[in-house]
SAM riboswitch aptamer (S box leader), 103 nucleotides, folded computationally.
Its mean pLDDT, the model's own confidence on a scale to 100, is 86.

RNA sequence: CUCUUAUGAAGAGAGGUUGAGGGACUGGCCCUAUGACACCUCGGCAACCUAUCGCAAACGAUACGGUGCCAAAUCCAGCGGAAUUUAUUCCGACAGAUAAGAG
Numbered sequence: 001c002u003c004u005u006a007u008g009a010a011g012a013g014a015g016g017u018u019g020a021g022g023g024a025c026u027g028g029c030c031c032u033a034u035g036a037c038a039c040c041u042c043g044g045c046a047a048c049c050u051a052u053c054g055c056a057a058a059c060g061a062u063a064c065g066g067u068g069c070c071a072a073a074u075c076c077a078g079c080g081g082a083a084u085u086u087a088u089u090c091c092g093a094c095a096g097a098u099a100a101g102a103g
Base pairs, nucleotide, nucleotide: 001103002102003101004100005099006098007097013042014041015040016039017038021031022030023029025078026077027076028075043070044069045068048066049065051062052061053060054059074095079092080091081090082089083088084087
């Protein structure tokens, strides 16, 4: 990098360094000198993998370990369809993200 499977309206921030961008892409809409992004320290969330325990199993509990995550629904939409109040609602894909496995 590609493929497969699973998941997405839940949850969880303080300090330090730095100093202008950031929210994947496009459009919108937001966040940001009352300090973005990034990095570091500590803390937390979660339960995909792993481990232990309970269980016939399904499943459940815990959280030392491997990841991940800690503004906003994956922030919303993008493609197709349905409904109707005609600018809204709903459904399914795509894309992207994470995990586990494979090449």